[in-house]
Context: one part of a larger RNA
RNA sequence: UGACGGGGGCCCGCACAAGCGGUGGAGUAUGUGGUUUAAUUCGACGACGCGCAGAACCUUACCCGGCCUUGACAUUGAAGGAAUCCUUGGGAAACCGAGGAGUGUCCUCUUUGAGGAACCUGAAAACAGGUGCUGCAUGGCUGUCGUCAGCUCGUGUCGUGAGAUGUUGGGUUAAGUCCCGCAACGAGCGCAACCCCUAUCGUUAGUUGCCAGCGGUUAAGCCGGGCACUCUAGCGAGACUGCCGUCGUCAAGACGGAGGAAGGCGGGGAUGACGUCAAGUCCUCAUGGCCCUUAUGGUCGGGGCUACACACGUACUACAAUGGGCGGUACAGAGCGCAGCGAGCUCGCGAGAGUAAGCGAAUCGCAGAAAACCGUCCUCAGUUCGGAUUGCAGUCUGCAACUCGACUGCAUGAAGGCGGAAUCGCUAGUAAUCGCGGAUCAGCAAGCCGCGGUGAAUACGUUCCCGGGCCUUGUACA
Numbered sequence: 001u002g003a004c005g006g007g008g009g010c011c012c013g014c015a016c017a018a019g020c021g022g023u024g025g026a027g028u029a030u031g032u033g034g035u036u037u038a039a040u041u042c043g044a045c046g047a048c049g050c051g052c053a054g055a056a057c058c059u060u061a062c063c064c065g066g067c068c069u070u071g072a073c074a075u076u077g078a079a080g081g082a083a084u085c086c087u088u089g090g091g092a093a094a095c096c097g098a099g100g101a102g103u104g105u106c107c108u109c110u111u112u113g114a115g116g117a118a119c120c121u122g123a124a125a126a127c128a129g130g131u132g133c134u135g136c137a138u139g140g141c142u143g144u145c146g147u148c149a150g151c152u153c154g155u156g157u158c159g160u161g162a163g164a165u166g167u168u169g170g171g172u173u174a175a176g177u178c179c180c181g182c183a184a185c186g187a188g189c190g191c192a193a194c195c196c197c198u199a200u201c202g203u204u205a206g207u208u209g210c211c212a213g214c215g216g217u218u219a220a221g222c223c224g225g226g227c228a229c230u231c232u233a234g235c236g237a238g239a240c241u242g243c244c245g246u247c248g249u250c251a252a253g254a255c256g257g258a259g260g261a262a263g264g265c266g267g268g269g270a271u272g273a274c275g276u277c278a279a280g281u282c283c284u285c286a287u288g289g290c291c292c293u294u295a296u297g298g299u300c301g302g303g304g305c306u307a308c309a310c311a312c313g314u315a316c317u318a319c320a321a322u323g324g325g326c327g328g329u330a331c332a333g334a335g336c337g338c339a340g341c342g343a344g345c346u347c348g349c350g351a352g353a354g355u356a357a358g359c360g361a362a363u364c365g366c367a368g369a370a371a372a373c374c375g376u377c378c379u380c381a382g383u384u385c386g387g388a389u390u391g392c393a394g395u396c397u398g399c400a401a402c403u404c405g406a407c408u409g410c411a412u413g414a415a416g417g418c419g420g421a422a423u424c425g426c427u428a429g430u431a432a433u434c435g436c437g438g439a440u441c442a443g444c445a446a447g448c449c450g451c452g453g454u455g456a457a458u459a460c461g462u463u464c465c466c467g468g469g470c471c472u473u474g475u476a477c478a
Base pairs, nucleotide, nucleotide: 001478002477003475004474005473007472008471009470010469011468012467013466015462016461019426020425021424022423023422026317027316028315029314030313031312032311033310034308035307042051043050062303063302064301065300066299067298068297071127075126076125079121080120081119084101085100086099087098088097089096090095105117106116107115108114109113129292130291132290133289134288138286139285140281141280142279143277145275150189151188152187153186154185155184156165157164158163169180170179171178195269196268197267198266200237201236202235203234204233205232206231209227210226211225214224215223216222240263243257244256245255246254247253319419323378324377325376326375327374328373335366336365337364340359341358344355345354346353347352385416390411391410392409393408394407395406396405432454433453434452435451436450437449438448
């Protein structure tokens, strides 16, 4: 100087407390451990719906088997041929053969023709290739403490020195934020602000958006018309403790009030200091070293990553009446669409099929939002709760749904009576609850990323648990 203490003081954080809803019990989905397996590829372990934003083939790195050896790919390259297309034998395919058609395209030249370039075949050799090892050789990127308020430097001063001071102190703040004081005076990286979204208003603009008044037509802003309103998206205004009062050291600031759409950081996002963990990644990529070279490379078929006595994490659906069924009837936002979204019509109980308008989309479509509301049935039961499991019949995608897809119909109807010890999230448009969209994607979402609808309860307080900041103290630790 740090680190540590079941030392002290001060102070924060859904840390506790106060509340609301869960997890832990059930079924299923998913990840992990374990076990199994020819293989159940690998990594991650404060990890575990994580890498994977989508394993039937492909992916794929694993296993079994069939094949290749200048190789699937790059550069150089002797020689030959255009490319390309068709038929056919063997084969699971990869691939190994057989036969035929075909003489072109671009560029240059003394254009009959020759040369060169793509492209195909192909000897030899340099070389390719490796998701093989080392993240403890590395770059880059990332996690974490932590959006925590800290981490440092120059000069000066103090100390033999390590170092201290500044950065401590009194107040204050979300903040090393600001004020005052002070052997310090300044400065940098962080904080804040500058950026984006959102809440109010003005202005510009008026189609694909809108419709107040007028006319026409009504199924409809559908047409004439209009740009007032909604909205869209550019520019601007607005909030600064600016104003008033009280408190405060005449300060910083705190509390209350006025005005205001908004008030003291208005709400949200992006933004992550010096560093810590030899943290993670050689399987994104890059890269040193080592290793393989008829194989640890390449290719194809099939299988596996989907196994299952178990254990754990994360979710979904429930156990019902604040509910379930049926009928009627409202109201979103944000997105996406041409190898696409697909209206309408017809068929089907349905998944869907047939046909097909419109739309590269403020125009057309996905698209019925759902909970809510109104009416009605059920009356406390393993039930008209719950939907697992299984049988049969189908639909769709795709070369192909056996291993191993999603969905539909009929039948079947399991566990489950609100869950032990323990444990998680959340302070407001939040929790809870309800549906909608998107990425990935042929197909496949209970996961992920977004969007809006309905919309709470509670916080006395900081003694205690956990984590953190500042000062101080002890130390046999570094």
Molecule: small-subunit ribosomal RNA, 3' major domain
Organism: metagenome